[in-house]
Molecule: transfer RNA
Organism: Flavobacteriales bacterium
RNA sequence: UGGAACAUGGCCAAGCGGUAAGGCACCUGCUUUUGGUGCAGGGGAUCGAAGGUUCGAAUCCUUCUGUUCCAA
Numbered sequence: 001u002g003g004a005a006c007a008u009g010g011c012c013a014a015g016c017g018g019u020a021a022g023g024c025a026c027c028u029g030c031u032u033u034u035g036g037u038g039c040a041g042g043g044g045a046u047c048g049a050a051g052g053u054u055c056g057a058a059u060c061c062u063u064c065u066g067u068u069c070c071a072a
Base pairs, nucleotide, nucleotide: 001071002070003069004068005067006066007065010024011023012022018055026042027041028040029039030038048064049063050062051061052060
């Protein structure tokens, strides 16, 4: 310099146009002598940023930012 992939709650991670699953962690209760384990319940993300398309965008398009990979 050229090409490609990824960016979603504290962490991991699904989603493939119709207002975001799940796991871990966290909080509450039960259980336990306590911790841990187990069981039940609960809260939290509008999706890297900015625009565009659309009745409707995490999902499509453009630009930018960051990370990683490939080629030279």